[in-house]
Model confidence (mean pLDDT): 82 of 100. This is a predicted structure of a 72-nucleotide RNA (transfer RNA) from an Akkermansiaceae bacterium. It was read from a public genome assembly.
C1' cells in the first nucleotide's frame, strides 16, 4: 500500500428494511435460621462517526475511525 471480516446494554452475542433483544452480570422483592440456589419484577443503548438511498435504516451504499486476519 492492497484485500477481507468485525464494531449493538458492564461482558458474550442475536437481530438481514417497519417497537432494539437474549444469556450472564447489576438493583429490588419473595423464599430461607443465615448464605447460596431458585422465582418474580426492574434499571441500563446517540446500534463506532459522518453523509447518502428510502415514506421509513442496527439492517442497503460511500468515506472515515478502531480492532483482527490475509497479500505484497
Nucleotide at each position: 500500500u492492497c484485500c477481507g471480516g468485525c464494531g449493538u446494554a458492564g461482558c458474550u452475542c442475536a437481530g438481514u428494511g417497519g417497537c432494539a433483544g437474549a444469556g450472564c452480570g447489576g438493583g429490588u422483592g419473595a423464599c430461607u435460621g443465615u448464605u447460596a440456589a431458585u422465582c418474580a419484577c426492574u434499571a441500563g443503548g446517540u446500534c463506532g462517526u459522518u453523509g447518502g438511498u428510502u415514506c421509513g435504516a442496527u439492517c442497503c451504499c460511500a468515506a472515515c475511525c478502531g480492532c483482527c486476519g490475509g497479500a505484497g